[in-house]
RNA sequence: GAUUCCAUGGUGUAGCAGUCAUCACGUCUGCUUUACACGCAGAAAGUCCUGGGUUUGAACCCCAGUGGAACCU
Numbered sequence: 001g002a003u004u005c006c007a008u009g010g011u012g013u014a015g016c017a018g019u020c021a022u023c024a025c026g027u028c029u030g031c032u033u034u035a036c037a038c039g040c041a042g043a044a045a046g047u048c049c050u051g052g053g054u055u056u057g058a059a060c061c062c063c064a065g066u067g068g069a070a071c072c073u
Stems, first nucleotide, its partner, number of pairs: 001072001003070005010025003018056001027043005049065005
């Protein structure tokens, strides 16, 4: 330098363009317990990497950039 892939709550993940973005773990609150853990109920936590474009409508499609990985030279 060329090509390909990845980026989604704190972590890991799902998500045919169509109303409110999924689940698990974790965190917090309450119940339970002498207490802790387990269990049960509930809650908070996402500008879906950034900026443009297409579209009635974009996490999803297109372009550029940033970061990471693989491979080739």
Transfer RNA from Silurus meridionalis, 73 nucleotides, folded computationally. It matches the Rfam family "tRNA". By type it is a transfer RNA. Rfam links the family to the GO term triplet codon-amino acid adaptor activity. NCBI's taxonomy places the organism under Eukaryota, Craniata, Gnathostomata, Teleostei, Silurus. The prediction has a mean pLDDT of 81.